[in-house]
RNA sequence: GGUCUAUUCGUCUAACGGCUAAGAUAGGUGACUGUCUAUCACCGGAUACGGGUUCAAUUCCCGUAUAGACCG
Numbered sequence: 001g002g003u004c005u006a007u008u009c010g011u012c013u014a015a016c017g018g019c020u021a022a023g024a025u026a027g028g029u030g031a032c033u034g035u036c037u038a039u040c041a042c043c044g045g046a047u048a049c050g051g052g053u054u055c056a057a058u059u060c061c062c063g064u065a066u067a068g069a070c071c072g
Base pairs, nucleotide, nucleotide: 001071002070003069004068005067006066007065010025011024012023013022018055027043028042029041030040031039048064049063050062051061052060
């Protein structure tokens, strides 16, 4: 330098082009307990960035960034 893949809550993982973007774990609050743990209930939290296609994009297309694989 070329080709390809990936990027979603703090972390891990879901989501036929159409729902309020779901779950686990972590965090917070409360209940329970003599206290802590555990358990139960509730709460907040994410689509890498910029464009395009479409009535509608996490999903399709292009570019950028980051990471990785292969080729040279």